[in-house]
RNA sequence: GCCUUAUCAAGAGUGACGGAGGGACCGGCCCGAUGAAGUCCGGCAACCUACCCCCAUGGGGCAAGGUGCCAAAUCCGACGUGAGAAUCGAAAGAUGAGGA
Numbered sequence: 001g002c003c004u005u006a007u008c009a010a011g012a013g014u015g016a017c018g019g020a021g022g023g024a025c026c027g028g029c030c031c032g033a034u035g036a037a038g039u040c041c042g043g044c045a046a047c048c049u050a051c052c053c054c055c056a057u058g059g060g061g062c063a064a065g066g067u068g069c070c071a072a073a074u075c076c077g078a079c080g081u082g083a084g085a086a087u088c089g090a091a092a093g094a095u096g097a098g099g100a
Base pairs, nucleotide, nucleotide: 002099003098004097005096006095007094008093013041015040016039017038021031022030023029026077027076028075042070043069044068047066048065049064051061052060053059054058074092079089080088
């Protein structure tokens, strides 16, 4: 990189270092020297493991371990539906778990 599957409108910093970018891609629209990316610390959440409880193919709890995440709905649109960039669905993407 590919396949399957679940989830994606909640939540998370007045910190340290850093010093100009960032929000996947394209079109927008935004964020950023009142400090972007990145690193550390901190935090959120609860997919997997461990552990505990129960009315037990399941449900609840915990948060130690493995991930993940911490502007805006996955920021919005992009394809279909539709009068409509309303809505709903899909695609694409992200993350977890499993697989060839």
The RNA shown here (SAM riboswitch aptamer (S box leader)) has 100 nucleotides. It matches the Rfam family "SAM riboswitch aptamer (S box leader)". From the family's description: The SAM riboswitch is found upstream of a number of genes which code for proteins involved in methionine or cysteine biosynthesis in Gram-positive bacteria. The model forms 93% of the base pairs in the Rfam consensus.